Predicted 3D model of a 477-nucleotide part of an RNA (small-subunit ribosomal RNA, 3' major domain) from an uncultured bacterium.
Context: one part of a larger RNA
């Protein structure tokens, strides 16, 4: 030098603390340990594995297992031979094999040669989700969006190295002042980049509707360019001004004016490194290993097993509640052509039928739900909760036994707010309340996203975690 300490000192962060909800306790979902199994493929393991790789495991997928088959192979590049491709039957669980038919394109008159496919042979080769992430690139986590991590030149010291970057203040910030044997720089902060909040200008269709006019009505039409809105440009926010403090600095504390203040809110943005972190299963790639198999295709099963134990979650345990009924209502983000499907019929329903409009600011998906206003219910395992079975249909698919989702009808469990413990949240935030996507036939309690209602509390930094900065001790490095 660093590292480290139940050494000091300053100083930050939902780290305490103050408050709001929660998990731990029931039942289900859903990951994982174990255990089972012919297989339950694999990988991921404190934080940083454990609704993770899976943005969809009936078949496929599929990497696992059972059979039944192939052996230049499902794929690639050469070499020869022979047929067009493909169509139809028949065996077979399929792969797969038997038979039957069948002829096109380009060059050429033909004879024949080519392209492409397909079939047979030889051999170089293919192939492999085998193995090592402790042989590697790329990626990606984490510390940590913390405020640090170096350089050139000179100066000090034999030297490692120091100085710089320490100090006085100050900030979110090694930010910025101000001193100093250092002057300067450079990666990193900030800004410049989305997005959101106000306002002007510019175009107004499919968007809009104030004024005229038409219409029973509906922006429907005629019309308008004002208004919402949508899309480009600007404009605005600088401690810029006042006023205290402070070294006359930086900055700070109040005020004005403003839609907004002192980084407006949010996003992307992740130095120098550290974990021999984590991926040979995205992908590449070196070694090593299989080669009638560790390759390859095909039906079936398995990934969904179940005494148990953890994580994540979802529904509750009820009256600021459940139920009914009435219509009063109000979003934003998407998404939509082998799709999104208005409406009308039929059916308690899931949904069928029959279909109009949209390639979509135009049409659909769409109802938004909590809310509200009335009715019942009156503390009860109930009119709470809805697991769990029995029954009967719907839907998608080649096929829902193992093993999908979805409706009716019956059934109605555990559960009366959870021991130790332990998590997220400083504002449009927690909490709640629907609604849209991606992946997908089909299947969402998980994801990523939108808006709707919408709080409480922060006296403080003594303790617990983590980090930054200075000094201190060391028998560690």
């Nucleotide at each position: 030098u660093g590292a480290c300490g139940g050494g000091g000192g300053c100083c930050c962060g939902c780290a305490c603390a103050a408050g709001c909800a929660g998990u731990g306790g029931a039942g289900c979902a859903u990951g994982u340990g174990g255990u089972u199994u012919a297989a339950u493929u694999c990988g991921a393991c404190g934080c940083a594995a454990c609704g993770c790789g899976c943005a969809g495991a009936a078949c496929c997928u599929u990497a696992c297992c059972a059979g039944g088959c192939c052996u230049u192979g499902a794929c690639a590049u050469c070499c020869c031979c022979c047929g067009a491709a493909g169509c139809c039957c028949g065996a077979g669980a399929a792969a797969u094999u038997g038979g039957g038919u069948g002829u096109g394109c380009c060059c050429g008159c033909a004879a024949g040669g080519g392209a492409g496919c397909g079939g047979g042979g030889a051999g170089a080769c293919a192939g492999g989700u085998g193995g090592u992430g402790c042989a590697u690139g790329g990626u990606u986590g984490u510390c940590g969006u913390c405020a640090g991590c170096u350089c050139g030149u000179g100066u000090c010291g034999u030297g490692a190295g120091a100085u710089g970057u320490u100090g006085g203040g100050u900030u979110a910030a090694g930010u910025c002042c101000c001193g100093c044997a250092a002057c300067g720089a450079g990666c990193g902060c900030a800004a410049c980049c989305c997005u959101u909040g106000u306002c002007g200008u510019g175009u107004g269709u499919u968007a809009c509707u104030a004024a005229c006019g038409g219409g029973c009505a509906a922006g429907c039409c005629g019309a308008g360019g004002a208004c919402u809105c949508a899309c480009a440009c600007g404009a605005g926010a600088c401690u810029g001004c006042c006023g205290g403090g402070g070294a006359c600095a930086a900055c700070u504390c109040g005020g004005a004016g403003g839609a907004a203040g002192g980084u407006g809110g949010g996003g992307a943005u992740g130095a120098c490194g550290u974990c021999a972190a984590a991926u040979c299963a995205u992908c590449a790639u070196g070694c090593c290993c299989c080669u009638u198999a560790u390759g390859g295709c095909c039906u079936g099963g398995g990934c969904c097993a179940c005494a148990c134990a953890c994580g994540u979650g979802c529904u509750a345990c009820a009256a600021u509640g459940g139920c009914c009924a009435g219509c009063a209502a109000c979003a934003a983000c998407g998404g939509g052509c082998a799709g999104c499907g208005a409406g009308c019929c039929g059916g308690c329903g899931a949904c069928g039928g029959c279909g109009a409009g949209c390639c979509a600011a135009u049409c659909c998906c769409u109802a938004a739900a909590a809310u509200c206003u009335g009715g019942u219910c009156u503390c009860a395992g109930u009119u709470c909760a809805g697991a769990u079975c029995g029954g009967a249909g719907g839907c998608u698919g080649c096929a829902a036994c193992u093993c999908g989702c979805c409706u009716c009808c019956g059934u109605g469990a555990a559960g009366c707010c959870g021991g130790a413990a332990u998590u997220g949240c400083u504002a449009g935030u927690a909490a709640u309340c629907g609604c849209g996507g991606a992946u997908c036939a089909g299947c969402a309690c998980g994801c990523c996203g939108c808006g709707g209602u919408g709080a409480a509390u922060a006296c403080g930094u003594u303790c617990c975690c983590g980090g930054g900065c200075c000094u201190u001790g060391u028998a560690c490095a």

The prediction has a mean pLDDT of 86.